[in-house]
Context: one part of a larger RNA
RNA sequence: CUGGGCGUAAAGAGUGCGUAGGCGGCAUCGUAUGUCGGAUGUGAAAUCCCAUGGCUCAACUGUGGAAUGGCAUCCGAAACUACGGAGCUAGAGUGCAGGAGGGGAGAGUGGAAUUCCUGGUGUAGCGGUGAAAUGCGUUGAUAUCAGGAGGAACACCGGUGGCGAAGGCGACUCUCUGGAAUGUUACUGACGCUGAGGCACGAAAGCGUGGGGAGCAAACAGGAUUAGAUACCCUGGUAGUCCACGCUGUAAACGGUGCGCACUUGGUGUUGGAGGUAUUGACCCCUCCAGUGCCGGAGCCAACGCGUUAAGUGCGCCGCCUGGGGAGUACGGCCGCAAGGUUAAAACUC
Numbered sequence: 001c002u003g004g005g006c007g008u009a010a011a012g013a014g015u016g017c018g019u020a021g022g023c024g025g026c027a028u029c030g031u032a033u034g035u036c037g038g039a040u041g042u043g044a045a046a047u048c049c050c051a052u053g054g055c056u057c058a059a060c061u062g063u064g065g066a067a068u069g070g071c072a073u074c075c076g077a078a079a080c081u082a083c084g085g086a087g088c089u090a091g092a093g094u095g096c097a098g099g100a101g102g103g104g105a106g107a108g109u110g111g112a113a114u115u116c117c118u119g120g121u122g123u124a125g126c127g128g129u130g131a132a133a134u135g136c137g138u139u140g141a142u143a144u145c146a147g148g149a150g151g152a153a154c155a156c157c158g159g160u161g162g163c164g165a166a167g168g169c170g171a172c173u174c175u176c177u178g179g180a181a182u183g184u185u186a187c188u189g190a191c192g193c194u195g196a197g198g199c200a201c202g203a204a205a206g207c208g209u210g211g212g213g214a215g216c217a218a219a220c221a222g223g224a225u226u227a228g229a230u231a232c233c234c235u236g237g238u239a240g241u242c243c244a245c246g247c248u249g250u251a252a253a254c255g256g257u258g259c260g261c262a263c264u265u266g267g268u269g270u271u272g273g274a275g276g277u278a279u280u281g282a283c284c285c286c287u288c289c290a291g292u293g294c295c296g297g298a299g300c301c302a303a304c305g306c307g308u309u310a311a312g313u314g315c316g317c318c319g320c321c322u323g324g325g326g327a328g329u330a331c332g333g334c335c336g337c338a339a340g341g342u343u344a345a346a347a348c349u350c
Base pairs, nucleotide, nucleotide: 004321005320006319007304008303012318014201015200016199017198021194022193023192025088026087028085029084030083031082034080035077036076037075038074039073040072041071042070049065050064051063052062053061054060091191092188093187094186095184096183097182103177104176105175106174107173108172109171110154115149116148117147118146119145120144121143125136126135162169163168206247207246208245209244210243211242215241216240220236221235222234223233258317259316260315261314262313263312266295267294268293269292270291271290272289273288274287275286276285299306300305323350324349325348332343333342334341335340
C1' cells in the first nucleotide's frame, strides 16, 4: 500500500465556520470528458508460453505462432458520467404569523447568609474532636438585639425539565443581540453535503498589568494522630478564587459513540408548537412535527449491550488506528512572557 477497523480491546480531532478538493435532486435539448463498440497502426530483438526442428539426450539453440499492462489515429453509440443551454420544486434558503427558552453582551436593582466594625443586654467560658490540643475570651468572648461596612454566591421554584456548536448557562429589571422549533406555502430555484490547510470559540488551573478581597483555601505555621506522618483530623493562613484588558489552548473537553442524508416492528413518560374533539372556558382525549428520557422487536455485537436519539441497513466526505515498554518522550520546526503546548521518532527491550 491493499485489507480490516475506531462505545468498553489500538483508534472520532474539544467545538464550530469555512477555502481547495471529493460527492451531489427531477425532467429536457445539445456536445462527446470519462465510458462502450469497430477498424488501422504501434507495442524492437532476446526472454516467458505453444508447436516443430538441430547438436546421441538434456542444458543450449533454429524456425513458426501466441502473448505483450497498453498507447495513438479514424469511424460509430449516447444509457450513465462530465460540460453547455433552457426549465422544475420534493433538497436548501428567504418572507410572514403567534408562541418557548438559566443562549450571549452591557447596565442597574434585591433579599437571605458568612465575616468585620460600632452600640445595648449579659458572664465565664467559647470553639473544636474519635478523644484532645493549638486557637479565641474578664482589655468582657461565645450567645442575643439594633445599626453600619464590604465581597462573593443566588435557597425554595428545580425536574431523567429548558437553552447553546462545544466549553457552558440559574435572583430580578432594562437595553442590545444570536439560534432553534411549529404553522403558512408567498418568494428564490440545487443556491446542497462534507471539509486537507486556514480562521474563530474553548472548563479549571496558570501567566502579565491594574483593581478588589467577605467566605473558602494550594503553599506555609502550629496542634493532634503515628514507630515515623513532609498526610488524612483540628486551629490559623498567603497566592488564588472575583472584576477589567491581554495571554495560555489543555481536561475522564465523555454519549469514552465525527458530520449529513435515506430506509427499517413497537410500548410508555416528558418539553415546545400546531390541528381536531369536547366545553361557558381552562383541562381531559386523539393526530402531526421537533426535542429529551426509559423499556424493548428484528438486526447487529466477542460479550456487555445498542436498538427510528442505532452500535441496524446503505450512500457521501473528513479525522484516526496497526503488539507492549521506551514515549506522547528526545531532536528539529512552529506557537508561548513563562509554565508549557503542538507536530513527532529511534536505539534498546519483552